[in-house]
Formats: sequence, C1' cells, structure tokens
RNA sequence: UCGAGGUUCGCAGGAGAGAGCCCGCCAACGGGCCGCCGAAGGGGUAAGCCGCCUCCCAAACUCUCAGGCAAAAGGACUGCGAACUGACG
Repeated sequence: UCGAGGUUCGCAGGAGAGAGCCCGCCAACGGGCCGCCGAAGGGGUAAGCCGCCUCCCAAACUCUCAGGCAAAAGGACUGCGAACUGACG
C1' cells in the first nucleotide's frame, strides 16, 4: 500500500403461533390454568482430531430454559452506507 474477513452504528426488507379462560381496574402488568410457535439469547449434537480415553468441535437440525402467539416493540438473516480493525499478497 492492497484489502478477504471481523466488530459497531444507521437505513430498508424480515416469518411462525389463542386479541384463549379465571382473578386483581379494559389493554399493559401480576397470579393461576390449558393450547401453540422458533428466527433474540441459551442448551444438546455429527463428521473430524487423538495410539486409546478424554477434551475440542457446527447449524437455519433439535430442546423449548428463556422469549414469543392483534397492533406496537423485538426479531435470526439479507442488502446498502459509514466508522474501526485487519489476514494473504
């Protein structure tokens, strides 16, 4: 110097599932009772590695702890932009 990749921020898009029932003042919230969803987060797990055991090791798979089931908010992920960092060369 180039700049893969990474982190953060902003904008845009962004699914699923009961506006469930009872009580406390409609909703929210709190408590209780069922029925569901998976794409915040979290847990589990393969090949692989090793002489063996163990450890390590991924998810959009799986579990639903958490979260969610009108709107709002949130939302994995994707695109664009900006800042920072920066492998190989």